Record summary
Predicted 3D model of a 72-nucleotide RNA (transfer RNA) from a Pseudomonadota bacterium. The source organism's lineage runs through Bacteria, Pseudomonadati and Pseudomonadota. Its Rfam family is "tRNA". About the family: Transfer RNA (tRNA) molecules are approximately 80 nucleotides in length. It is annotated as a transfer RNA.

[in-house]
């Protein structure tokens, strides 16, 4: 150079065009002399950037960035 995957919360990952989620981890509350376990409730996201398609995009389309994998 071609080819493929991947980018969603802090971290790891879901999410078949129609309200964006789980687990941990964080914070408070309850339990405990206290700590840890349980148990309540809670905040926390421009869905990598840009642009197009659509009544609508995290999801389809092109482009850029980045990362891993193959080929040469």
């Nucleotide at each position: 150079g071609g080819g493929c995957g991947a980018u969603u919360a802090a971290c790891u990952c879901a999410g078949c065009g129609g309200u964006a989620g789980a687990g941990u981890g964080c914070u408070u509350c309850g339990u405990u002399c206290a700590c840890a376990u349980c148990g309540a409730a809670g905040a926390a996201g421009u869905c990598g950037g840009g642009g197009g398609u659509u009544c609508g995009a995290a999801u389809c389309c092109c482009u850029c960035a980045u990362c891993g994998c193959c080929c040469a």